Transfer RNA from Patescibacteria group bacterium UBA1388, 72 nucleotides, folded computationally. Its Rfam family is "tRNA". Rfam classes the family as a transfer RNA.
RNA sequence: GGCCCCAUCGUCUAGCGGUUAGGACAUCAGGUUUUCAUCCUGGCAACCGGGGUUCGAUUCCCCGUGGGGUCA
Numbered sequence: 001g002g003c004c005c006c007a008u009c010g011u012c013u014a015g016c017g018g019u020u021a022g023g024a025c026a027u028c029a030g031g032u033u034u035u036c037a038u039c040c041u042g043g044c045a046a047c048c049g050g051g052g053u054u055c056g057a058u059u060c061c062c063c064g065u066g067g068g069g070u071c072a
Base pairs, nucleotide, nucleotide: 001071002070003069004068005067006066007065010025011024012023013022018055027043028042029041030040031039048064049063050062051061052060
């Protein structure tokens, strides 16, 4: 340098054009417990950036950024 893949809460991840963007772990608050742990309930928290297509984009297209693979 060519080609391919990936980017979503703190972490791991689901989401094939109209979802309240969901789950697990973590964290915070409360309950239970003599205390801790466990368990239960609730809260907080996310779509890499810029354009385009579309009535509508996390989703499709282009460019960029970052990461990974492969060939040379």